[in-house]
RNA sequence: GCAGUGCGGUGGCCUGUCGCUUGUCGGCAUCGGCAAGAGGAAAGUCCGGGCAACGCAGAGCGCCAUAUUUCCUAACGGGAAGCCAUUCGCGAGGGUGGAGUAGCGUGACAGAAAACAACCGCCACCGUAUGGUGGUAAGGGUGAAAAGGUGGGGUAAGAGCCCACCGGGGGCUAUGGCAACAUAGCCUGCCGCACGUCUUAUGGGUUGCAAGGUCAAGUAUACCGGCAUUUAAGGGCUGCUCGUCCAUUGUCGGGGGGUAGACUGCUCAAGCCUUGUGGCAACACAGGGAUUAGAUAAAUGACAGGACGCAACUUCGUGUUGCGACAUAACCCGGCUUAUAGUCGCACUGCUUUU
Numbered sequence: 001g002c003a004g005u006g007c008g009g010u011g012g013c014c015u016g017u018c019g020c021u022u023g024u025c026g027g028c029a030u031c032g033g034c035a036a037g038a039g040g041a042a043a044g045u046c047c048g049g050g051c052a053a054c055g056c057a058g059a060g061c062g063c064c065a066u067a068u069u070u071c072c073u074a075a076c077g078g079g080a081a082g083c084c085a086u087u088c089g090c091g092a093g094g095g096u097g098g099a100g101u102a103g104c105g106u107g108a109c110a111g112a113a114a115a116c117a118a119c120c121g122c123c124a125c126c127g128u129a130u131g132g133u134g135g136u137a138a139g140g141g142u143g144a145a146a147a148g149g150u151g152g153g154g155u156a157a158g159a160g161c162c163c164a165c166c167g168g169g170g171g172c173u174a175u176g177g178c179a180a181c182a183u184a185g186c187c188u189g190c191c192g193c194a195c196g197u198c199u200u201a202u203g204g205g206u207u208g209c210a211a212g213g214u215c216a217a218g219u220a221u222a223c224c225g226g227c228a229u230u231u232a233a234g235g236g237c238u239g240c241u242c243g244u245c246c247a248u249u250g251u252c253g254g255g256g257g258g259u260a261g262a263c264u265g266c267u268c269a270a271g272c273c274u275u276g277u278g279g280c281a282a283c284a285c286a287g288g289g290a291u292u293a294g295a296u297a298a299a300u301g302a303c304a305g306g307a308c309g310c311a312a313c314u315u316c317g318u319g320u321u322g323c324g325a326c327a328u329a330a331c332c333c334g335g336c337u338u339a340u341a342g343u344c345g346c347a348c349u350g351c352u353u354u355u
Base pairs, nucleotide, nucleotide: 001351002350003349004348005347006346007345008344009343010342013306014305015304016303017302018301020037021036022035023034024033025032026031039326043337044336046335047334048333049332050331051208052207053206054205063204064203065202066201067200068082069081070080071079072078083098084097085096086095087094088093099199100198103197104196105195106194107193119140120139121136122135123134124133125132126131148166149165150164151163152162153161167191168190169188170187171186172185173184174183175182176181212264213263214262215261221256223254224253225252226251227250228249234246235245236244237243272289273288274287275286276285277284278283308324309323310322311321312320313319
């Protein structure tokens, strides 16, 4: 210098004009001044928690989620550091997976056979013989997967049938480690794989700020009271009439629930910045510091100019043109996932050049 790996930042600046939301001050009929006003993901709404309403003796079944170890955390299905297997890369490094397997089920196509394997081959016997009966997983071919591998013994031919070594599994012991596990020794012939079912352990009550709380116009109105009405009908007291009470209807007042709407929840939070200490780290502790976005159909914008960066063109100049990502809060917080033009920093790897 080129190519790369890992981690972490930034993702916009200046001026002017016109607007929007909130707060505050002055006016108070409009308005004016000042201050503040989106993100690293505000996104997806996938996990966890706070908060709230409702539910809830206790136990079991079911359903859903998770599943290596230790640690972190308010909590988590999140994170950190490890362990094991597998895989990609020359490398720095990256990806994927990780409870149990007793029982049961499934394994397309090809192939004789997908787990009680005999198509060819090999061996024995029978037969004149094409062949028949039996033994055999060494060899062939098929397949994603073929009955641990190599060599020897053994055998009619073969086979962990037996033995040596190698690979894997299981058990015991020792050492290291908090642990997963690793290493070593001894014993054991125990030796197909994948998926599902199943089993075990742990966790989970439901609904979400449009939760929930307070006030409450208008309209209609349960109920209560006053007044009026009967021209007509009804009920009680009564055998009948009168009378009286109830009821009816109207009006006025009270009144509760409650719609529009207003206020609250609402932004100071297990949060942020910074210094120190402990820890490999996630993180913890201690000291110091800052703090008006809260809209509700939804404000945070538009235009003009400048600077900067990039690309193309170029008459090569202090030129021209174009572009400036992903995306816009809606109760809050911790994570995860996904999107992101350009640009910066740190550590490391490979190749190359010079010394």

Annotation:
The RNA shown here (Bacterial RNase P class A) has 355 nucleotides and comes from Candidatus Limisoma sp. Taxonomically the source falls in Candidatus Limisoma (Bacteria, Pseudomonadati, Bacteroidota, Bacteroidia). It matches the Rfam family "Bacterial RNase P class A". Rfam classes the family as a ribozyme. The gene name in the source record is rnpB. The coordinates come from a structure-prediction model, not an experiment, and the mean pLDDT is 76. The model forms 94% of the base pairs in the Rfam consensus.